[in-house]
RNA sequence: AACGAACGCUGGCGGCAGGCUUAACACAUGCAAGUCGAGCGCCCACUUCGGCGGGGGCGGCAGACGGGUGAGUAACGCGUGGGAAUAUACCUUAUGGUACGGAACAACAGUUGGAAACGGCUGCUAAUACCGUAUGUGCCCUUAGGGGGAAAGAUUUAUCGCCAAAAGAUGGGCCCGCGUUAGAUUAGCUAGUUGGUGAGGUAAUGGCUCACCAAGGCGACGAUCUAUAGCUGGUUUGAGAGGAUGAUCAGCCACACUGGGACUGAGACACGGCCCAGACUCCUACGGGAGGCAGCAGUGGGGAAUAUUGGACAAUGGGGGAAACCCUGAUCCAGCGAUGCCGCGUGUGUGAUGAAGGCCUUAGGGUUGUAAAACACUUUCGCAGGGGAUGAUAAUGACAGUACCCUGUAAAGAAGCUCCGGCUAACUCCGUGCCAGCAGCCGCGGUAAUACGGAGGGAGCUAGCGUUGUUCGGAAUUACUGGGCGUAAAGCGCGCGUAGGCGGCUUGGCAAGUUGAGGGUGAAAGCCCGGGGCUCAACCUCGGAACUGCCCUCAAAACUACUAAGCUAGAGAUCGGUAGAGGAGAGUGGAAUUUCCAGUGUAGCGGUGAAAUGCGUAGAUAUAGGAAGAAACACCAGAGGCGAAGGCGGCUCUCUGGACCGAUACUGACGCUGAGGUACGAAAGCGUGGGGAGCAAACAGGAUUAGAUACCCUGGUAGUCCACGCCGUAAACGAUGAAUGCUAGUUGUCGGGGAGCAUGCUCUUCGGUGACGCAGCUAACGCAUUAAGCAUUCCGCCUGGGGAGUACGGUCGCAAGAUUAAAACUCAAAGGAAUUGACGGGGGCCCGCACAAGCGGUGGAGCAUGUGGUUUAAUUCGACGCAACGCGCAGAACCUUACCAGCCCUUGACAUACCAAUCGCGGUUCCGAGAGAUCGGUUCCUUCAGUUCGGCUGGAUUGGAUACAGGUGCUGCAUGGCUGUCGUCAGCUCGUGUCGUGAGAUGUUGGGUUAAGUCCCGCAACGAGCGCAACCCCCAUCCUUAGUUGCCAUCAUUUAGUUGGGCACUCUAGGGAAACUGCCGGUGAUAAGCCGGAGGAAGGUGGGGAUGACGUCAAGUCCUCAUGGCCCUUAUGGGCUGGGCUACACACGUGCUACAAUGGCGGUGACAGUGAGCAGCCACUCCGCGAGGAGGAGCUAAUCUCUAAAAGCCGUCUCAGUUCGGAUUGUUCUCUGCAACUCGAGAGCAUGAAGUUGGAAUCGCUAGUAAUCGUGGAUCAGCAUGCCACGGUGAAUACGUUCCCGGGCCUUGUACACACCGCCCGUCACACCAUGGGAGUUGGUUUUACCCGAAGCCGGUGCGCGAACCGGCAAUGGAGGCAGCCAACCACGGUAGGCUCAGCGACUGGGGUG
Repeated sequence: AACGAACGCUGGCGGCAGGCUUAACACAUGCAAGUCGAGCGCCCACUUCGGCGGGGGCGGCAGACGGGUGAGUAACGCGUGGGAAUAUACCUUAUGGUACGGAACAACAGUUGGAAACGGCUGCUAAUACCGUAUGUGCCCUUAGGGGGAAAGAUUUAUCGCCAAAAGAUGGGCCCGCGUUAGAUUAGCUAGUUGGUGAGGUAAUGGCUCACCAAGGCGACGAUCUAUAGCUGGUUUGAGAGGAUGAUCAGCCACACUGGGACUGAGACACGGCCCAGACUCCUACGGGAGGCAGCAGUGGGGAAUAUUGGACAAUGGGGGAAACCCUGAUCCAGCGAUGCCGCGUGUGUGAUGAAGGCCUUAGGGUUGUAAAACACUUUCGCAGGGGAUGAUAAUGACAGUACCCUGUAAAGAAGCUCCGGCUAACUCCGUGCCAGCAGCCGCGGUAAUACGGAGGGAGCUAGCGUUGUUCGGAAUUACUGGGCGUAAAGCGCGCGUAGGCGGCUUGGCAAGUUGAGGGUGAAAGCCCGGGGCUCAACCUCGGAACUGCCCUCAAAACUACUAAGCUAGAGAUCGGUAGAGGAGAGUGGAAUUUCCAGUGUAGCGGUGAAAUGCGUAGAUAUAGGAAGAAACACCAGAGGCGAAGGCGGCUCUCUGGACCGAUACUGACGCUGAGGUACGAAAGCGUGGGGAGCAAACAGGAUUAGAUACCCUGGUAGUCCACGCCGUAAACGAUGAAUGCUAGUUGUCGGGGAGCAUGCUCUUCGGUGACGCAGCUAACGCAUUAAGCAUUCCGCCUGGGGAGUACGGUCGCAAGAUUAAAACUCAAAGGAAUUGACGGGGGCCCGCACAAGCGGUGGAGCAUGUGGUUUAAUUCGACGCAACGCGCAGAACCUUACCAGCCCUUGACAUACCAAUCGCGGUUCCGAGAGAUCGGUUCCUUCAGUUCGGCUGGAUUGGAUACAGGUGCUGCAUGGCUGUCGUCAGCUCGUGUCGUGAGAUGUUGGGUUAAGUCCCGCAACGAGCGCAACCCCCAUCCUUAGUUGCCAUCAUUUAGUUGGGCACUCUAGGGAAACUGCCGGUGAUAAGCCGGAGGAAGGUGGGGAUGACGUCAAGUCCUCAUGGCCCUUAUGGGCUGGGCUACACACGUGCUACAAUGGCGGUGACAGUGAGCAGCCACUCCGCGAGGAGGAGCUAAUCUCUAAAAGCCGUCUCAGUUCGGAUUGUUCUCUGCAACUCGAGAGCAUGAAGUUGGAAUCGCUAGUAAUCGUGGAUCAGCAUGCCACGGUGAAUACGUUCCCGGGCCUUGUACACACCGCCCGUCACACCAUGGGAGUUGGUUUUACCCGAAGCCGGUGCGCGAACCGGCAAUGGAGGCAGCCAACCACGGUAGGCUCAGCGACUGGGGUG
């Protein structure tokens, strides 16, 4: 785009067209073919006697047309173009004729049978019915003499008829060329078959039929068989070429319940005729009969689905008739149905306050929307009334009072459907929450869905709109136009060669192909162009063009073919050389392995990652000598050679194939390719017979392993070898068919030839075999004179993945199997090349307390703390490898608190707004109820601010109503912000340029170097940004400025830097200096840098901190805060009391204290640095054993206080569960606090558990570090073994980068990209689906042999019957005929067998999906 469509929703009018695609299923009822009295007789009714009408018959013409359907048919059926051996009623033209006789049969009458349908017998009768004779121009046959052979009349005289033959026209029959679906998993078919002669038959040719003779005919250019199908003009699609299709209309064919048959006739083997058989239906008196809608309507059935039992012969046409006329479901009309095409309408103009309502909203507004309302106007269609055709040129109109015209009427009666994620025009809200659902493909839906459902809005089409189905297009996705085959699917494993296809140069001829011109045909309709008619259009109509085809004639001669003659460039041949693992057979050689023999010799050998099995004291291995046997041929050896491929390797001989080079006076296109065919064809395997040294499937043993039917080891059989015969496959690969020609080069090598000389080189040529590379090609990779380039010829092959190179069938094979080769079903991909990442038990380089080297821990014990689990009314919540677990929590008795139980409040504990009241509020005393919140009273104090003096304004409280408050409720996977981590790792990118079709690459890679993408050099790159480094802070040295609360060298002074004094020193805190590979030497590339040295407080980043690129982990946090959405609203909000977060068979993480002598205890008493302090730090004094208590000075701090530092040193203990260790428990107290029961910390006395250095495993640390020692702070009423800081003492070790872990760069492979925690294979289990096999069973098509043999035609017979003609007076005979009978053919049917297709089938095989 299209449709004979159907379905869903909707539906105003008209015109034109079309309407059982399925059951060629069955049909009730009515109609669809009759007509003629001017062919004939009979009967009946009426009659004005003039006639007129009707009936059933004989007879004529027509029922072979018109109408329906598409079952069959792959065919001369159809289409197209030709042909000769034919007949043609009615029609036309012209010619001739139309004479004389005869005998019957219906109707009818009588009788009779039957239920009926329908008959039987007897008798009468006419004709344009039937028969004979005559004539016969022409006609037919002929032996050319001859023979045969016709008619019909009717009537009122004008005609209509009849017969014969001729011609025409019309419509037929027959024959031929070409065209006309699929399957080769259908390859052979055929007996009247093919041809001939003769005969028969037909309108006519012909095996059409028969007899005889011959053995042909068809087929790879697809016979036969199977399946499907009416064919065509056309229709539809397409740019075309093509593809699909064959409704309506038109031409042809076939069929008429199924099968067979003939009759009549001009024409039929006959839709509404006959006979027979069969199935079905109906009637019946059971004896018999009747029927055929695939005509028009209509019914049932089938189906997704297709109409009225209508009107009329008015028109067109047909039949009959002289005509009037009759008949006509052909036809013309009407009815039904949006089935399609076309046309029209459902109103038009004005109309902003942009009304109301709806929807959305950022709450302002936007949108629906000039849309509505309102005002003005119009009346197409419809409705009502009136007029009223053409179609019929005299009459006759079903349609039809229709088309059309006029008048009236009122905006009045007339809009829906689909879609809105992309393709694809059109977006928001709500609901739902991987549910419900959508979906043409991709896909959407798991709580913010433009994709589901609804709504608003929008887009598209419009009396329709969508969906489904089918066809073509897009699809160059079967490629003729117009594709491919190295790696995506695709080159046969390789030759030879048949058919076929293609084919060198010159000349002549021919004219098949080809080209041109002309003629015939190519039906009409349709398509196209130009006119015309319906108001337009659809539609109809006229003319033209076209119909690309076929046939005939003429012409041309370039090309192809054919033919004739020639040529030598292709191909072959001859001669002379050359190289070679080319092939076959025979012979022969040495090395090695193994075995055997006999020596020497002694304890192991062998084997492996390490071992063991195995061999060996019965003498192995080793060694030397001899022998046997089999197989393979080191070095030469090469990317080398040969061969068609497979393949070929010691040497010699024989036979033999091919190639190359050089020369030639030969042949003369002999060529190329090659469907079928045929030869060869590795390894393995098979058969028969040999052989068997080594090796070695299977097998055995030993190892390895979780297992190890493997890899490793020790053995070992087929086999490997030979002969003969099979098999016929390989990643049979260059994944690249063969042949020919053309298209830059450079270089190596193998085999020949030529030239030159400097005689070992250079140049050149032919043939092979390699590497690189230009043009060109390619998706890229790559190929590139050995093409995958440019061309030609021929063959083979491909057409998404899986199913499957499988099943079935065929062929081959001894088997294994090979070859040929599907479908159902299933998926939306499978695949190629390249790119970026990621990954690798890949490679290279490098780094890190990563390993190693060390030191100290954890893991064992007790306790502290966190987590899991369990428990509980609740044990609130979060965090889960590193990167959760002394984490949020810098501190849960109440509070905190979010949890639980109970009791209360409901505009609320808190914010804003409104109304009313009050002037406050608040504080305070007391009483009552209660667990308290809270409630009810009560005493006292206080009596708001501004003011325009108005309860006017503000403020506050209470009460009320409503908007709202409130939520540590959910979602960290809706978010912001903040944070962790890789990782302080050295990376991550951009602009321009260049390269690539592109993704991308380059830069950023490479050579060095660095802690570093740090720097240098090189480079199609040149620059730049975020990171690195530096700039910032602290510490280490010095200088300077300033000295109080700090300091004290000098001078005084004191118990005391206490005071005077001083600011030199320390210190404090401001500013500066200093370090830059700057200098020297070496090394490196003359670079960057590295190594060493000097100087220096410090040396190569001096030490530490802050600082965290692009990004990753949907990492963490909605319970810090903020926030979208959702949820709760007398509760999931708020208040209170009590409880819980502190539970405890257990498991884990992080710590503390220990296990002791490097220690415990006692004593002694020196030296720090951070910090903190007013609801505070607290000196000092007193009391208490002590925690602490009572007094009390100083200090808002370089001033006072915390503040005492501890390890240290001295003494003692002497190796033990201890003078170690301190858990646990008892008891008495202290402190904080409203309150220490659940549930705080501390002190005293008593008690004195485990634990004697910790399995596998595992953590931290590289120098002022580890280890060890104490001190301070935050939080905090109180409560650290945690956290954050501070100083004191103060080590060991690092060979090195193989390994473990993590990371960076380059490179490589990849089937990964959620990126190896990836992807993915097969069995097994379950469910479903299609399919193969399958004992069989059911049915269909078809075929062979035989049996039966209806009707019928032909043939024979015809003793029965027997009007016409002949003979006969007659009886009767003859000719001709009929019934009957016989025989041949034959439909249906039957028996037996075969091929093939389909259905079902226990069981079974694999396959697909989940």

A computed fold for a 1410-nucleotide RNA from an uncultured prokaryote, annotated as small-subunit ribosomal RNA. The RNAcentral record of the sequence draws on ENA. The coordinates come from a structure-prediction model, not an experiment, and the mean pLDDT is 85.